[in-house]
RNA sequence: CGGGGUAUAGCUCAGUCCGGUUAGAGCGCACGUCUGGGGGGCGUGAGGCCGGCAGUUCGAAUCUGCCUACCCCGACCA
Numbered sequence: 001c002g003g004g005g006u007a008u009a010g011c012u013c014a015g016u017c018c019g020g021u022u023a024g025a026g027c028g029c030a031c032g033u034c035u036g037g038g039g040g041g042c043g044u045g046a047g048g049c050c051g052g053c054a055g056u057u058c059g060a061a062u063c064u065g066c067c068u069a070c071c072c073c074g075a076c077c078a
Stems, first nucleotide, its partner, number of pairs: 001074007010027004020058001029045006051067005
C1' cells in the first nucleotide's frame, strides 16, 4: 500500500443479509425475599443516543460514502 473481517449494556454475544411498535440475551451489578450463616434459589431494577461524521429515506443498529481502532491475508522493504 491492496483485499477481507470485527466494532451493540461493565464482560461475552444475538439482532444487520430483506429498514418499521418500546434495542435484546447470558454473566456481572444493586435492591427485596427464602435460608441460622456461607453458598445457592426466586423476584424486581439500574445500565447502551448500536465506533465517529455525513448522505439516502416518512423512518437507519440495519442501506451508501468517508474516517478511526483492532484482527487476518497478501504485497513492499530488509
Predicted 3D model of a 78-nucleotide RNA (transfer RNA) from a Chitinophagales bacterium. Rfam family: tRNA. The source organism's lineage runs through Bacteria, Pseudomonadati, Bacteroidota, Chitinophagia and Chitinophagales.